[in-house]
RNA sequence: AUGUUAUUAAGAAAGACCGAGGGAUUAGACCCAACGACGUCUUGGCAACCCUUUAAUAGUUAGUAUAGCUAAAAAAAUUAUUAAAGAAGGUGCUAAAUUCUACCAAAAAAUAUUUUGGAUAGAUAACAU
Numbered sequence: 001a002u003g004u005u006a007u008u009a010a011g012a013a014a015g016a017c018c019g020a021g022g023g024a025u026u027a028g029a030c031c032c033a034a035c036g037a038c039g040u041c042u043u044g045g046c047a048a049c050c051c052u053u054u055a056a057u058a059g060u061u062a063g064u065a066u067a068g069c070u071a072a073a074a075a076a077a078u079u080a081u082u083a084a085a086g087a088a089g090g091u092g093c094u095a096a097a098u099u100c101u102a103c104c105a106a107a108a109a110a111u112a113u114u115u116u117g118g119a120u121a122g123a124u125a126a127c128a129u
Base pairs, nucleotide, nucleotide: 001129002128003127004126005125006124007123008122013043014042015041016040017039021032022031023030026102027101028100029099044094045093046092049090050089051086052085053084054083055082056081057080058079059078060072061071062070063069064068098121103118104117105116106115107114108113
């Protein structure tokens, strides 16, 4: 860098430095910001993706209509899934829903528009190349 999968309306801030824009990108709206934003560092915190512990279930072979069933095997270890608990470590996060909308579909409304679902894009994690 690319791909796959999962999540993305919950949660969690103080201090120091810096000094003008910032909220990913384009457009619009809205918001934050010299009462110092954004960013960097330090210290904390949140969360539970990886991770740790415990419990339950499953795994193998043969037959069959391939859904499951039947028969055999089944000690431990290990793997997967689910549930509960945890937080040492690897990441991540710590204004506002990923700030909202844009594309598609459905519903409501006379219209403006609103609501819901999905897609795209982005972010994060794990794995693979």